[in-house]
Transfer RNA from a Nanobdellota archaeon, 73 nucleotides, folded computationally.
The organism belongs to Nanobdellota, within Archaea.
RNA sequence: GGGCCCAUGGUCUAGUGGCUAUGACGUCACCCUUACAAGGUGAAGAUCGGGAGUUCGACUCUCCCUGGGCCCA
Repeated sequence: GGGCCCAUGGUCUAGUGGCUAUGACGUCACCCUUACAAGGUGAAGAUCGGGAGUUCGACUCUCCCUGGGCCCA
């Protein structure tokens, strides 16, 4: 220098154009227990890395940038 892949709650992740973005772990509250753990119920928590474009509509498609990984030279 060229090519490819990835970026979504604190962590890991589902979601290949359409209604209020999925689940697990973790956190918090309550129940249970003498108490703790386990278990049960519920809640909070993500401007979907940043910007622009396409579209009636974008986490999803296109372009640029940032960060990370891999391959070639």